[in-house]
RNA sequence: CAAAGAAAAAGGCAAAUCUGCUGAAAGGCAGGGACGCAAAACUACGGAUUUACAGCCAAAGGGCCAUGACUGCCGGGUUACUGAG
Numbered sequence: 001c002a003a004a005g006a007a008a009a010a011g012g013c014a015a016a017u018c019u020g021c022u023g024a025a026a027g028g029c030a031g032g033g034a035c036g037c038a039a040a041a042c043u044a045c046g047g048a049u050u051u052a053c054a055g056c057c058a059a060a061g062g063g064c065c066a067u068g069a070c071u072g073c074c075g076g077g078u079u080a081c082u083g084a085g
Stems, first nucleotide, its partner, number of pairs: 012037002017032006035072001041078003045075003049069002055064003
């Protein structure tokens, strides 16, 4: 320097869900609330998933479609507390 992370300590985040706001929707924001998380911190870069206002197709029911969303789905990149092996 790199990987890795037992025990303990100091802390941190906040699932489902409820209320309000916002959005066409997926979802997001705030407050409550804790399922859990050693990166459950940041990043939409790749994949997966998701919605379809608008657009296109259809006689119609509907179908296709991301420039939208999602980092607590996986991976990449960046940063980080404690310190045995």
The RNA shown here (c-di-GMP-I riboswitch aptamer) has 85 nucleotides and comes from a Desulfobacteraceae bacterium. The prediction has a mean pLDDT of 87. The source organism's lineage runs through Bacteria, Pseudomonadati, Thermodesulfobacteriota, Desulfobacterales and Desulfobacteraceae.